Model confidence (mean pLDDT): 84 of 100. Predicted 3D model of a 526-nucleotide part of an RNA (small-subunit ribosomal RNA, 5' domain) from an uncultured Flavobacteriaceae bacterium. It was read from a public genome assembly.

Context: one part of a larger RNA
RNA sequence: GGAUGAACGCUAGCGGCAGGCUUAACACAUGCAAGUCGAGGGGUAACAGGGAGUGCUUGCACUUUGCUGACGACCGGCGCACGGGUGCGUAACGCGUAUGCAACCUACCUUCUACAGGGGGAUAGUCAAUAGAAAUGUUGAAUAAUACCCCAUACGAUCUUCAAGAGGCAUUACUUGAAGAAGAAAGCUCCGGCGGUAGAAGAUGGGCAUGCGUCCUAUUAGUUAGUUGGUGAGGUAACGGCUCACCAAGACCGCGAUAGGUAGGGGCCCUGAGAGGGGGAUCCCCCACACUGGUACUGAGACACGGACCAGACUCCUACGGGAGGCAGCAGUGAGGAAUAUUGGACAAUGGAGGCAACUCUGAUCCAGCCAUGCCGCGUGCAGGAAGACUGCCCUAUGGGUUGUAAACUGCUUUUAUACAGGAAGAAACCUACUUACGUGUAAGUAGCUGACGGUACUGUAAGAAUAAGGAUCGGCUAACUCCGUGCCAGCAGCCGCGGUAAUACGGAGGAUCCAAGCGUUAUCC
Numbered sequence: 001g002g003a004u005g006a007a008c009g010c011u012a013g014c015g016g017c018a019g020g021c022u023u024a025a026c027a028c029a030u031g032c033a034a035g036u037c038g039a040g041g042g043g044u045a046a047c048a049g050g051g052a053g054u055g056c057u058u059g060c061a062c063u064u065u066g067c068u069g070a071c072g073a074c075c076g077g078c079g080c081a082c083g084g085g086u087g088c089g090u091a092a093c094g095c096g097u098a099u100g101c102a103a104c105c106u107a108c109c110u111u112c113u114a115c116a117g118g119g120g121g122a123u124a125g126u127c128a129a130u131a132g133a134a135a136u137g138u139u140g141a142a143u144a145a146u147a148c149c150c151c152a153u154a155c156g157a158u159c160u161u162c163a164a165g166a167g168g169c170a171u172u173a174c175u176u177g178a179a180g181a182a183g184a185a186a187g188c189u190c191c192g193g194c195g196g197u198a199g200a201a202g203a204u205g206g207g208c209a210u211g212c213g214u215c216c217u218a219u220u221a222g223u224u225a226g227u228u229g230g231u232g233a234g235g236u237a238a239c240g241g242c243u244c245a246c247c248a249a250g251a252c253c254g255c256g257a258u259a260g261g262u263a264g265g266g267g268c269c270c271u272g273a274g275a276g277g278g279g280g281a282u283c284c285c286c287c288a289c290a291c292u293g294g295u296a297c298u299g300a301g302a303c304a305c306g307g308a309c310c311a312g313a314c315u316c317c318u319a320c321g322g323g324a325g326g327c328a329g330c331a332g333u334g335a336g337g338a339a340u341a342u343u344g345g346a347c348a349a350u351g352g353a354g355g356c357a358a359c360u361c362u363g364a365u366c367c368a369g370c371c372a373u374g375c376c377g378c379g380u381g382c383a384g385g386a387a388g389a390c391u392g393c394c395c396u397a398u399g400g401g402u403u404g405u406a407a408a409c410u411g412c413u414u415u416u417a418u419a420c421a422g423g424a425a426g427a428a429a430c431c432u433a434c435u436u437a438c439g440u441g442u443a444a445g446u447a448g449c450u451g452a453c454g455g456u457a458c459u460g461u462a463a464g465a466a467u468a469a470g471g472a473u474c475g476g477c478u479a480a481c482u483c484c485g486u487g488c489c490a491g492c493a494g495c496c497g498c499g500g501u502a503a504u505a506c507g508g509a510g511g512a513u514c515c516a517a518g519c520g521u522u523a524u525c526c
Stems, first nucleotide, its partner, number of pairs: 001526004006522005013378006019371002021336001026334003030331003035078003040075002043071002047069003050065007085289003094214008104206002109202007117151004126141006158181008167172001187194002215261003222252003227249008264286004268279004291312005314325004342368001344367003350364001351362004381412004392402003418462005426453001431448007470515005475496003481510005491498002
């Protein structure tokens, strides 16, 4: 000199953009953060409408009805493995980079091929009884499905055996043929479709393996027994000591094994001419974690943040028998700390889940709020104005200098602020209606509807300098000097150093210098 997720002190007008618990992965009150589908099913608890019946006060009341719109709970499907948070652990194939899988998986999506036949038994909800303070159950009856199961069908897929072809670096891949084995499906519909089953390919996403790179300590020198390899088996989506039985004695290491410490990694960021040095907030990618430890289930995918089970610590409810819980989601609270924000709005846009769609959900996201935390921009007036006033300070030869064009005053301007009026873009889709093309279920066009921000941005009008400047420094480094007070005292100080009676260094004043809505100080990095 540059920089920062900064803090502290003094000060503070506005706008835009960005950023905002670095510490206790400490503990958490409350609300919200993941649901959706009635076009799968039994249905009808509630709401609205309709139908039927009765009474009659003739337009009211009561009863009934799933008939319609809708719809709580239940069964079922899909989602809940994403999105969001944090950085604990991890020195590792964790990350980065480049490859390989002839050793693999992939729901939804796209393209293509083929199919969808016949039966069965349950079970929630419901009803009845009953236990419990509650959480939540227990028993009996009885019922549906795109829930579950059985049989058939399957030469395409899987497995076993055999043969042939023609490839690859190889373990072996692919194609063709034959025989055998076992295995599918679901319907709904507004009649347009939406779905279902088997298979092939694609795409996407993942899994595994390998080369290279990836901090400090040798005051850590030896490490290893499933350890290293083989055979066989089991297991996995898949190869593999991944696991197991047996056999062999290997494997790693001063080119640093092992051990200890520290740490998420990268893109990037800061600095520097570069080489380097330091860092890993915000944003993007990957990884890991979800009170602590362990485990599996379901599923295409989890060993699962707002799922389950077990144990532990902690908190809460209790009728004392027993239960409930997990903010490192968004806000917010306490604690810690030098220090870090609202218990806000909207799904209008983008994206996601479900759904035929309307739509519902979405603390993702978009917005708004707070904070000078940073960067950038703007303003606090402009021009004229000398009797160079008064005041203050300094000098003094009593003249003068400085503050100082500064002020007053004159003329002018009006950003921002204030008042009033107007007022967006972001939004064209979905959907509805019509038209065209015909590709026959889609595409295009026209019209209509949709804005949280927000009466915001922006524009116009009105009046008026009106609403707006501070901080540090002035001995040298280093831009800027005098007076008074003090007298090695009080104090200053980044270094050198200053102060003991003339202090440009302390404190105050006047003046000046540098920055400026900031200025300084501290901390940290180059």
Rfam family: Bacterial small subunit ribosomal RNA. Its family is annotated with structural constituent of ribosome and ribosome in the Gene Ontology.